The prediction has a mean pLDDT of 80. Predicted 3D model of a 71-nucleotide RNA (transfer RNA) from an Anaerolineales bacterium.

RNA sequence: GUGCCCAUGGUGUAAUGGCAGCACGACACACUGUGGAUGUGUCAGUACGGGUUCGAAACCCGUUGGGCACC
Numbered sequence: 001g002u003g004c005c006c007a008u009g010g011u012g013u014a015a016u017g018g019c020a021g022c023a024c025g026a027c028a029c030a031c032u033g034u035g036g037a038u039g040u041g042u043c044a045g046u047a048c049g050g051g052u053u054c055g056a057a058a059c060c061c062g063u064u065g066g067g068c069a070c071c
Stems, first nucleotide, its partner, number of pairs: 001070007010024004018054001025043006047063005
């Protein structure tokens, strides 16, 4: 340099173009002599910039970061 793959809460991981879920975690409360466990509730996310579309996490273009192959 060329080609391909990946990027979603703090972490891991889903989502046929149509409400962004789940688990762990954190916080609050209940329970408890204290803690843990358990129960209930809450918090928090689509890497970035454009385009297509009534509607984009998903499609298209570019950028950034990571990985693989070739040279």
The RNAcentral record of the sequence draws on ENA.